Glycine riboswitch aptamer from Yaniella halotolerans DSM 15476, 95 nucleotides, folded computationally.
NCBI's taxonomy places the organism under Bacteria, Bacillati, Actinomycetes, Micrococcales, Yaniella halotolerans.
It was read from a public genome assembly, where an Rfam model found it.
Its mean pLDDT, the model's own confidence on a scale to 100, is 76.
[in-house]
RNA sequence: ACAGGCCAAUCUGGAAAGCAGUCGUCGCAUAGACGGCUCACCGACGGGGCAACCAGCUACUGGAAAACUCUCAGGUCGAUAACAGAUGGGGAGGG
Repeated sequence: ACAGGCCAAUCUGGAAAGCAGUCGUCGCAUAGACGGCUCACCGACGGGGCAACCAGCUACUGGAAAACUCUCAGGUCGAUAACAGAUGGGGAGGG
C1' cells in the first nucleotide's frame, strides 16, 4: 500500500408445519371473504433457558453460545423469514 473483518441499503436464493373442525356476518350460492372458539402441528423474524470455562468465595453465587432447547410471541396459501451470494457505499481502532 492492498485485501478481509465491522455497519446499513438494494438485488438474488432461501426450509418446516392444517386443502383442519365448528359457529357467526357478508353473499344468488353448496363458491368465496372476514371474524370468534377448539384441537393438532412447525422453528430459520423476535424472545426465554442452559455447558465447558472464568471470577468471587469455600459450596454456593455471578458472568457465559448456538442452527441446541422451550414454543411466550410468530407461523402452518401467499407474504415474512435465520442464513448465504452479489453490487455500489460508509466508517473507526490497531499494525